[in-house]
Context: one part of a larger RNA
RNA sequence: GAUAAACGCUGGCGGCGUACAUAAGACAUGCAAGUCGAACGGCAGAAGUUGGAAGUUUUUAACAUUCAAUGGAAACCGUGGCGGACGGGUGAGUAACACGUAAAUAACCUGCCUACAAGAGGGGGAUAACGGAGAGAAAUUUCUGAUAAUACCGCAUAAGCUAGAAAUACCGCAUGGUAUAGCUAGAAAAGAUUUAUCGCUUGUAGAUGGAUUUGCGUCUGAUUAGCUAGUUGGUGAGAUAAUAGCCCACCAAGGCGACGAUCAGUAGCCGGAUUGAGAGGUUGAACGGCCACACUGGUACUGAGACACGGACCAGACUCCUACGGGAGGCAGCAGUGAGGAAUAUUGGUCAAUGGGCGAGAGCCUGAACCAGCCAAGUCGCGUGAAGGAUGACUGUCCUAUGGAUUGUAAACUUCUUUUAUACGGGAAUAACAAGAGUCACGUGUGACUCCCUGCAUGUACCGUAUGAAUAAGCAUCGGCUAACUCCGUGCCAGCAGCCGCGGUAAUACGGAGGAUGCGAGCGUUAUCC
Numbered sequence: 001g002a003u004a005a006a007c008g009c010u011g012g013c014g015g016c017g018u019a020c021a022u023a024a025g026a027c028a029u030g031c032a033a034g035u036c037g038a039a040c041g042g043c044a045g046a047a048g049u050u051g052g053a054a055g056u057u058u059u060u061a062a063c064a065u066u067c068a069a070u071g072g073a074a075a076c077c078g079u080g081g082c083g084g085a086c087g088g089g090u091g092a093g094u095a096a097c098a099c100g101u102a103a104a105u106a107a108c109c110u111g112c113c114u115a116c117a118a119g120a121g122g123g124g125g126a127u128a129a130c131g132g133a134g135a136g137a138a139a140u141u142u143c144u145g146a147u148a149a150u151a152c153c154g155c156a157u158a159a160g161c162u163a164g165a166a167a168u169a170c171c172g173c174a175u176g177g178u179a180u181a182g183c184u185a186g187a188a189a190a191g192a193u194u195u196a197u198c199g200c201u202u203g204u205a206g207a208u209g210g211a212u213u214u215g216c217g218u219c220u221g222a223u224u225a226g227c228u229a230g231u232u233g234g235u236g237a238g239a240u241a242a243u244a245g246c247c248c249a250c251c252a253a254g255g256c257g258a259c260g261a262u263c264a265g266u267a268g269c270c271g272g273a274u275u276g277a278g279a280g281g282u283u284g285a286a287c288g289g290c291c292a293c294a295c296u297g298g299u300a301c302u303g304a305g306a307c308a309c310g311g312a313c314c315a316g317a318c319u320c321c322u323a324c325g326g327g328a329g330g331c332a333g334c335a336g337u338g339a340g341g342a343a344u345a346u347u348g349g350u351c352a353a354u355g356g357g358c359g360a361g362a363g364c365c366u367g368a369a370c371c372a373g374c375c376a377a378g379u380c381g382c383g384u385g386a387a388g389g390a391u392g393a394c395u396g397u398c399c400u401a402u403g404g405a406u407u408g409u410a411a412a413c414u415u416c417u418u419u420u421a422u423a424c425g426g427g428a429a430u431a432a433c434a435a436g437a438g439u440c441a442c443g444u445g446u447g448a449c450u451c452c453c454u455g456c457a458u459g460u461a462c463c464g465u466a467u468g469a470a471u472a473a474g475c476a477u478c479g480g481c482u483a484a485c486u487c488c489g490u491g492c493c494a495g496c497a498g499c500c501g502c503g504g505u506a507a508u509a510c511g512g513a514g515g516a517u518g519c520g521a522g523c524g525u526u527a528u529c530c
Stems, first nucleotide, its partner, number of pairs: 001529003005526005012382005020340001026337002029335003034082003039079004048070006055063003089293003099217007108210002113206007121155001123153002130145006161186004167180005191198002219265003226256003231253006238246001268290004272283004295316005318329004346372001348371003354368001355366004385416004396406004421467006430457001436451007474519005479500003485514005495502002
């Protein structure tokens, strides 16, 4: 000098950022991922409209009640689509192509998005919700009947797609790659609607995101010296998006290692942060990139993408419910609880902005995010008054003591100011949109303009007026290092101390007082790093 700090004393305000470092220990409760009716079937059905019935009245009609049809506001159940692989958390594991950097893929994939080239013909069988009948304490579940789709399955058509056998030309980095036009075989599709559009299928290219491989770099220990049988390589088959002992069969006997293998310990890595003149050392909180994990271990399914934090299955530990037959759960999401600890916050508000998911859109969801709350835990800023004022007042302390020094321009007193405070009044920016309506332009769905609508924080920030010095100073030190000295008490006691050391009767070093010095809403101590 620095800190995600803690402790002691003290404490006025604001801006900005930070806040479980320990038990990756356990968790009550609430919320954190839904959305689409413009894919579909149900259930139920408001206002309104039409018709009928009987009733009352002021009887060509009106009123309320009721029935039927139409209508379709708002809601719900299920099928289906997209999203739950993002966002958010944590650092347990990992010494590794995990990370950083530089390359390779002629060995690869990529939903949504963009551009381009084509296409969408004709059929079929189911199934949930629902109805019926059951089982169970519950979780849940069985049988049966019916039905729809952008759900599912054949058929047709189809290339520059896939597979196969060949040809020619060009190119390269070894296996090889590209182009050309053909042959054989094979594989598609879905509609909705407000008629504007939005979707669907195949292919090519792009963009984005990922996957794999390689060179170099990346802690300590030799009181760890040998390690290795799928081990190292080959052939063949398989698996994968793809290469490969990735897996398997057979064959060979290899492979790594004092340039430190193996083993053990420790550890997420980086941009950065901190210190230092630099070299270097230390560190990896917050913010950003990558990785890994989601009670512990394992497994796959679905999907463009997971071997999936708030999905599934199995095993285990733990907790809970139970009618004892059986079931349920996973905060290292946001709050919050108890535990551990020297120690770390609210069971808050809003989707207004930014961003994300779904939707044609309105919109819905969003503990992401933005705000507010708590803590001097950090940093920055402001204030606790300013000017004048000497009989150098009183008190206190000290001395060489009729006196003087110091506290000290300090106070009193006079004049002034009002940051801040309190009261009252005014009062933001953050909002640009989108959608809807209208006008215009190009020319048929885009753009421009106008109107309308939208603010959690917030009546906050900020501004003005009034009042009145009014509401606001402490902490540590004073032997040397090191700025700052005297008196009293104590008497190797009580105690101090970072080092040297101080204290045994004149202690500037202990305790108190007065004074002084340093820093200041903080100051000091402890811990850690340079």